About this RNA:
Large-subunit ribosomal RNA, domain I from a Thermoguttaceae bacterium, 531 nucleotides, folded computationally. Taxonomically the source falls in Thermoguttaceae (Bacteria, Pseudomonadati, Planctomycetia, Pirellulales). The coordinates come from a structure-prediction model, not an experiment, and the mean pLDDT is 82. It matches the Rfam family "Bacterial large subunit ribosomal RNA". Clan: LSU clan. The full RNA is in RNAcentral, with records from ENA.

[in-house]
Context: one part of a larger RNA
RNA sequence: GGCGCAUGGGGGAUGUCUCGGCAUCAGGAGGCGAUGAAGGGCGUGGAAGACUGCGAAAAGCCCCGGGAAGCUGUCAAACGAGCGUUGAUCCGGGGAUUCCCGAAUUAGCCCGCGCUGAAUCCAUAGGCGCGGAGCGGCGAACCCGGCAAACUGAAACAUCUUAGUAGCCGGAGGAAAAGAAAGAAACCUCGAUUCCCUCAGUAGCGGCGAGCGAACGGGGAACAGCCCAAACCGCGGAGGUUUCCUCUGCGGGGUUGUAGGGCCCUCCACAUGGGAGUCAGAAAACGGGAGGCUAGUGGAACUGUACUGGAAAGGCAGGCCAAAGAGGGUGACAGCCCCGUACACGAAAGCCAACCGUCUCCCGGAGGGUACCUGAGUAGGUCGGGGCACGUGGAACCCCGACCGAAGCAACGGGGACCAUCCCGUAAGGCUAAAUACUCCCUGAUGACCGAUAGCGAACUCAGUAGGGCGACCGAAAGAUGAAAAGAACCCCUGCCUAGGGGAGUGAAAAGAAUCUGAAACCAUGCGCCU
Numbered sequence: 001g002g003c004g005c006a007u008g009g010g011g012g013a014u015g016u017c018u019c020g021g022c023a024u025c026a027g028g029a030g031g032c033g034a035u036g037a038a039g040g041g042c043g044u045g046g047a048a049g050a051c052u053g054c055g056a057a058a059a060g061c062c063c064c065g066g067g068a069a070g071c072u073g074u075c076a077a078a079c080g081a082g083c084g085u086u087g088a089u090c091c092g093g094g095g096a097u098u099c100c101c102g103a104a105u106u107a108g109c110c111c112g113c114g115c116u117g118a119a120u121c122c123a124u125a126g127g128c129g130c131g132g133a134g135c136g137g138c139g140a141a142c143c144c145g146g147c148a149a150a151c152u153g154a155a156a157c158a159u160c161u162u163a164g165u166a167g168c169c170g171g172a173g174g175a176a177a178a179g180a181a182a183g184a185a186a187c188c189u190c191g192a193u194u195c196c197c198u199c200a201g202u203a204g205c206g207g208c209g210a211g212c213g214a215a216c217g218g219g220g221a222a223c224a225g226c227c228c229a230a231a232c233c234g235c236g237g238a239g240g241u242u243u244c245c246u247c248u249g250c251g252g253g254g255u256u257g258u259a260g261g262g263c264c265c266u267c268c269a270c271a272u273g274g275g276a277g278u279c280a281g282a283a284a285a286c287g288g289g290a291g292g293c294u295a296g297u298g299g300a301a302c303u304g305u306a307c308u309g310g311a312a313a314g315g316c317a318g319g320c321c322a323a324a325g326a327g328g329g330u331g332a333c334a335g336c337c338c339c340g341u342a343c344a345c346g347a348a349a350g351c352c353a354a355c356c357g358u359c360u361c362c363c364g365g366a367g368g369g370u371a372c373c374u375g376a377g378u379a380g381g382u383c384g385g386g387g388c389a390c391g392u393g394g395a396a397c398c399c400c401g402a403c404c405g406a407a408g409c410a411a412c413g414g415g416g417a418c419c420a421u422c423c424c425g426u427a428a429g430g431c432u433a434a435a436u437a438c439u440c441c442c443u444g445a446u447g448a449c450c451g452a453u454a455g456c457g458a459a460c461u462c463a464g465u466a467g468g469g470c471g472a473c474c475g476a477a478a479g480a481u482g483a484a485a486a487g488a489a490c491c492c493c494u495g496c497c498u499a500g501g502g503g504a505g506u507g508a509a510a511a512g513a514a515u516c517u518g519a520a521a522c523c524a525u526g527c528g529c530c531u
Stems, first nucleotide, its partner, number of pairs: 001530009015516001016480002020450002022447007029439002031138002039101003042055003046079001049075003061095006070083003108135002110132007142173001143171005153160001157207001183190002194221005204212002225431003228375001232252009257409001259374003262370007273363005285358004291352004296345003302318004307314001319336002321325001327339003380404008390416001411426005467474002487515001490503004
């Protein structure tokens, strides 16, 4: 020096555990905000710091209800000073207070009313004032709209793809959007929209490359239909060329495609009845109210043991309950010890609410005539784009820009160039639940989900912390004594009265706080063998 064995150190793997996390299901909720939010700052306790709570009325104040013998939140014990059966602490509901920053606002915008008032006579713009619980900001995803990539794929790359995706912006709701046929079909018909399965990786599109990719039809979920504009009538106002015309406000009327309506004529019917409704279709609500939510309550049944053990819930012995043998805890494994569980109950106050009532609204049809109405810079065309599965193609259909520009019911649009026939529908106004999407959040349940290098980044006093970055932003590590602190009185060694150690004591065991277990690397000591 090497190897081996042993004993220690070192280190923190492994095992076991879990107040944490993940996922799914069901129900709820789906918003908060100028009555000042979200988020912060600073304060606030007898007591220094941090967390939590709260706001100068400051771990709290008042009322109502629940509940019960303790209490003055946590790290975190002790002390101090107190509170409480005249019911505290605590839990639920309602109220009061609620500093400063923050949309942050003594502002701005919008709406209404009034005054004033240019160029310019009237007027308009503008200005000023008053009034308005109007708007503004925040919020995880979902939704609608506007703007809109690239890497990538095509084994390069340009059309194409990625993708109308990411991202940015605007807006809304608990859902949003869409929606009551100028539809789809095919000569049969269907009958708003949305979503799912299928049709079907089909028909098609495509440097016919990569790739993109329907619809009809069928089966389901859910179902709901309506209101204006116009003709015409009435009332009011303004203007004009004033027996009238034009414009306009309100009311009646009216809403359709086997066309419907208006107007005129004829005929029938009609209400102490019927129907509907405030979440569409017109619009305010009010009262009652099954039931439910926001605290809670009751809730069966076991003992012995001279067994083991530190400890009994284990063993042994004998019982009992069960609409309860889900689960958790208790010194090891407990139906009967504790919390619970099955089951059965409960609200002064706030909220939701089936349903009922008050209330409100609606109630006609047929035949004939007439040709008054039925959404215009619209439909459509040309050019240029976009959307449709469809890349300009034979390219219909829908939307936009520019320029043109109809018919008006004997009309018009569509049926994938176009024409005819035939069929389907009625554009150029509007509203509309449900089935569908999502989960920042609340409650409950579940798991061939994780178990501390896993699972959220975060199980932990104090994590979006420490720390890094000018900044946008990036972003950790860190769990476990023991059943119980019983957490080591006292003595001794060293000694900066600190660190370490030895006795003693506690404990089942020092498991000794750098604390369960405690692997390997690595280090040391002892012994053996080899050189």